[in-house]
């Protein structure tokens, strides 16, 4: 240099054929307990890597860029 894959809350991952961004863990609060742990309930937390485009509507499609991983030279 070329090709491919990935990038989504603090972490790990979903999101169908474009149509309300969810789940688990962690965190906070509460219940339970003499108390802690465990268990149960609730809550908060996301400019979906960045910038454009298409569309009534984009995490998803198109273009460029960045980062990580793999392959080729």
């Nucleotide at each position: 240099g070329c090709c491919g894959a990935a990038g989504u809350g603090g972490c790990g991952c979903a999101a169908c054929u474009g149509g309300c961004a969810g789940c688990g863990c962690a965190a906070g609060c509460g219940a339970u307990u003499u108390g802690u742990a465990a268990u149960c309930g609730c809550u908060g937390g996301g400019u979906u890597g960045c910038g454009g485009g298409u569309u009534c509507g984009a995490g998803u499609c198109c273009c460029g860029c960045c980062u990580u991983c793999g392959g080729c030279u």

RNAcentral holds the sequence, with entries from Rfam. Predicted 3D model of a 73-nucleotide RNA (transfer RNA) from bacterium HR25. Rfam family: tRNA. Rfam classes the family as a transfer RNA.